[in-house]
Context: one part of a larger RNA
RNA sequence: GGCGCAUGGUGAAUGCCUUGGCAUCAGGAGCCGAUGAAGGACGUGAUAAGCUGCGAUAAGCUUCGGGUAGGCGCACAUAGCCAGUGAUCCGGAGAUUUCCGAAUGUGGAAACACACAUGGGAAACCCCAUGUACCGUAUAGUGAAUACAUAGCUAUACGGAGGUAGACCUAGGGAACUGAAACAUCUAAGUACCUAGAGGAAGAGAAAGAAAAAUCGAUUUUCUGAGUAGCGGCGAGCGAAAGGGAAAGAGCCCAAACCAGAGAUUUAUCUCUGGGGUUGCGGACAGAACAUUAACGAGAAGUUUUCAUUAACCGAACAUUACUGGAAAGUAAGACCGUAGGAGGUAAUAGUCCUGUAGGUGAAAGUGAAAAUAAUCAAGUUCUGAUCCAGAGUACCACGAGACACGUGAAACCUUGUGGGAAGCAGGGAGGACCACCUCCCAAGGCUAAAUACUACCUGAUGACCGAUAGUGAAGCAGUACCGUGAGGGAAAGGUGAAAAGAACCCCGGGAGGGGAGUGAAAUAGAACCUGAAACCGUGUGCCU
Numbered sequence: 001g002g003c004g005c006a007u008g009g010u011g012a013a014u015g016c017c018u019u020g021g022c023a024u025c026a027g028g029a030g031c032c033g034a035u036g037a038a039g040g041a042c043g044u045g046a047u048a049a050g051c052u053g054c055g056a057u058a059a060g061c062u063u064c065g066g067g068u069a070g071g072c073g074c075a076c077a078u079a080g081c082c083a084g085u086g087a088u089c090c091g092g093a094g095a096u097u098u099c100c101g102a103a104u105g106u107g108g109a110a111a112c113a114c115a116c117a118u119g120g121g122a123a124a125c126c127c128c129a130u131g132u133a134c135c136g137u138a139u140a141g142u143g144a145a146u147a148c149a150u151a152g153c154u155a156u157a158c159g160g161a162g163g164u165a166g167a168c169c170u171a172g173g174g175a176a177c178u179g180a181a182a183c184a185u186c187u188a189a190g191u192a193c194c195u196a197g198a199g200g201a202a203g204a205g206a207a208a209g210a211a212a213a214a215u216c217g218a219u220u221u222u223c224u225g226a227g228u229a230g231c232g233g234c235g236a237g238c239g240a241a242a243g244g245g246a247a248a249g250a251g252c253c254c255a256a257a258c259c260a261g262a263g264a265u266u267u268a269u270c271u272c273u274g275g276g277g278u279u280g281c282g283g284a285c286a287g288a289a290c291a292u293u294a295a296c297g298a299g300a301a302g303u304u305u306u307c308a309u310u311a312a313c314c315g316a317a318c319a320u321u322a323c324u325g326g327a328a329a330g331u332a333a334g335a336c337c338g339u340a341g342g343a344g345g346u347a348a349u350a351g352u353c354c355u356g357u358a359g360g361u362g363a364a365a366g367u368g369a370a371a372a373u374a375a376u377c378a379a380g381u382u383c384u385g386a387u388c389c390a391g392a393g394u395a396c397c398a399c400g401a402g403a404c405a406c407g408u409g410a411a412a413c414c415u416u417g418u419g420g421g422a423a424g425c426a427g428g429g430a431g432g433a434c435c436a437c438c439u440c441c442c443a444a445g446g447c448u449a450a451a452u453a454c455u456a457c458c459u460g461a462u463g464a465c466c467g468a469u470a471g472u473g474a475a476g477c478a479g480u481a482c483c484g485u486g487a488g489g490g491a492a493a494g495g496u497g498a499a500a501a502g503a504a505c506c507c508c509g510g511g512a513g514g515g516g517a518g519u520g521a522a523a524u525a526g527a528a529c530c531u532g533a534a535a536c537c538g539u540g541u542g543c544c545u
Base pairs, nucleotide, nucleotide: 001544002543003542004541005540006539007538008537009536015530016495017494020466021465022463023462024461025460026459027458028457029455030454031163032162039100040099041098042055043054044053046078047077050074051073061094062093063092064091065090066089070082071081072080105114106113107112115132116131117130118129119128120127121126134160135159136158137157138156139155140154141153142152168199169197170196171195172194173193179186183233209216210215220247221246222245223244224243230238231237251447252446253445254391258275259274260273261272262271263270264269280425282389283388284387285385286384287383288382289381290380297377298376302373303372304371305370306369307368308367309366310365312361313360314359318334320333321332322331323330335352336351337341343355344354345353396420397419398418399417400416401415402414406432427442428441429440430439431438482489483488502529505516506515507514508513
């Protein structure tokens, strides 16, 4: 030095575990904010660096309920306190809530600096309280050029502002890579992205509809129709609708004509308030007839009741015997409960030990929902009459675009940038150029629940989901440490033991560390702590050289 055997160090794989994640389902909730939010800074404890909680009343104050013997958070120490006159703890309501932040008195390099007005206190320095941003709307006052006036200014009242859930929705803007095997129309795609706005949903919505049978009857979503009809350098590709089945189901209000009142004034009207009226064979007005206060409804701040929710409570049955063991829940024997044999814990594997579970009960206070209850509101029918009304820079046309599954096409329908520009119910629009006939409907005003989309958040449940290089980036004080001027990027890191019983005391040593002793079932479980593979490094020994 090699080979073998034995035994160590190092190292962290593996196994087992789970406080953390992931996904889905059901229910709830779907907003917070000038009464100052979200998010922060700084404080706050007897000792107090961090986290958590809280705010100069500062790990807390008051009150109403629940609950019961211990308590003073994570956090295992000392001191000192609190608690059956009910603490700690859980839930409801309230008080306090520094400074920054929309931040709003002014300024500002956020958490700071500096003011004014009014009121109060003080001998004084000074202190305390409240108010003072901007924009919009309304009202009032004041008031230029410029006489009336108007603009402007001022005051008061009310409202807005910002955040978020990287989701869902509507609207205004709006790509490219890519595909077409190149590329330009086209596609990707009205996608990504930007902006504005809203709601718990949004949008749409009670036919100037769809259709073609003398049919249907608001909207939305879904299955189908159907990869059909079509569109398309007829390439790549794009791609309906009616109809049928289902979910849900709800209908209404103005403008005008006309009437009454008030106001303004340019004397002819206009404005406001109330009544009236809302439809495709309507309404007003005039006349006539029939019914007469009935039926069906709308309405809710408050009150009452019920239910749900935000704490909780009751809740069966082995203290059985023996064995192994450190420990019984295991094994053996014998019992019991079960509307409870879900689950977790307890020194190994527990229906009957603990927390619970099935089942049942419960709220002073707050919140939500449903129902009942008022004033009030609403509420006739028919016939006759071409007297009046029925949404105008609108419909429509031309040109240019967009959107419709539809790329200009025979291109309707819908929207509109520019220009032109009707009718008036004997009216008007549509039925895919256009015309006629026929049929359907009534634009140019508005509101509307449900079925539908989503999940930051709360509660519960589940998993042929993960088990520490996995699962969230994050199981541990993680969006931390660290990197970057910045936008931004972004880790590693879990396990003693049933219980600290965490090794008194002695010895070596400066210490670290170790040897005894002791604890423990175990210390090769000793805190660099479960198991402890391999690489790598030793020690002892046998054989070979």

Large-subunit ribosomal RNA, domain I from Clostridium hominis, 545 nucleotides, folded computationally. The prediction has a mean pLDDT of 85.